[in-house]
Molecule: Purine riboswitch aptamer
Organism: Ornithinibacillus bavariensis
RNA sequence: GAAAAUAUGAAUGUCUACCUGCGUAUAAUUUAGGGAAUAUGGCCCAAAGUCUCUACCAGACCGCCGUAAAUGGUCUGACUACGCGGAUUAGUAUAAUAUGG
Numbered sequence: 001g002a003a004a005a006u007a008u009g010a011a012u013g014u015c016u017a018c019c020u021g022c023g024u025a026u027a028a029u030u031u032a033g034g035g036a037a038u039a040u041g042g043c044c045c046a047a048a049g050u051c052u053c054u055a056c057c058a059g060a061c062c063g064c065c066g067u068a069a070a071u072g073g074u075c076u077g078a079c080u081a082c083g084c085g086g087a088u089u090a091g092u093a094u095a096a097u098a099u100g101g
Base pairs, nucleotide, nucleotide: 005099006098007097008096012093015091016090017089019086020085021084022083023082024081025080026055029048030047031046033045034044035043041065042064049056057077058076059075060074061073062072063071
């Protein structure tokens, strides 16, 4: 007195996780498909839609359909994927210190 290695490892910082804001996708939507109910009813399956996994419903109100096969409108409420931020805590890494040599 160098390096490797080991232990501890704050401040700080990177990354990740949790939380959260914004944006994009998708309109929580569509369908000439199949089945089902019938004014105390109006649903289920499948497919489409996305640089895209998953989901594709619920509630309220207003209609509409005179018993048939078809539902319509308005409002409110998410999840999921990706990107860009914010803050806290934790994990991880590093400085430094000690051993070592």